[in-house]
Molecule: transfer RNA
Organism: Patescibacteria group bacterium
């Protein structure tokens, strides 16, 4: 210095045929239980790394960058 992946809720990750974001685990409250353990139920939490752009409409398309990880020189 080029070239590729990854970067979405506290963690782990899904969702790329553009259409106002989802599971599990955790975390709060309640039921069952004498209590804890489980287990059921209901909620709480995300400017989708970041900035422009393209579009009515962007996690998703395009360009810049940041960060980690491989390749290559």
């Nucleotide at each position: 210095c080029g070239g590729g992946g990854c970067g979405u809720a506290g963690c782990u990750c899904a969702g790329u045929u553009g259409g106002u974001a989802g599971a599990g685990c955790a975390c709060a409250c309640g039921g069952c239980u004498g209590g804890g353990g489980g287990u059921c139920g209901u909620g709480u939490g995300g400017u989708c790394g970041c900035a422009c752009g393209u579009u009515c409409a962007a996690a998703u398309c395009g360009u810049g960058u940041c960060g980690c990880c491989c390749c290559g020189a």